The RNA shown here (c-di-GMP-I riboswitch aptamer) has 77 nucleotides and comes from an Acholeplasmataceae bacterium. It matches the Rfam family "c-di-GMP-I riboswitch aptamer". Gene Ontology term of the family: cyclic-di-GMP binding. Rfam describes the family as follows. GEMM was predicted in a large-scale screen for bacterial structured RNA regulatory elements. Its mean pLDDT, the model's own confidence on a scale to 100, is 79.
[in-house]
RNA sequence: UCAAGAAUACGCUAAACCCGGAGCAAUCCGGCGACGGAAAACUAUAGGGUCUCAACUUGAGAUAGCCAGCUGCAAGU
Numbered sequence: 001u002c003a004a005g006a007a008u009a010c011g012c013u014a015a016a017c018c019c020g021g022a023g024c025a026a027u028c029c030g031g032c033g034a035c036g037g038a039a040a041a042c043u044a045u046a047g048g049g050u051c052u053c054a055a056c057u058u059g060a061g062a063u064a065g066c067c068a069g070c071u072g073c074a075a076g077u
Stems, first nucleotide, its partner, number of pairs: 012037002018031005035065001042069002047067002049063006
């Protein structure tokens, strides 16, 4: 320097349920919790998929823990 890597370590994060709040809704925020994750960090103005609302073929919104794009950290071998 490169590659691999979740039965190597220290750590990181946090699904569902439930409680409170916001929203027409999808869903989001906070708390609890821990299903999981080697990018479950970021990106919805790279792209695709899916979902919601209003329309009636167009507009607005949501989802990154669906695919994807992009960028990184650490111990040991």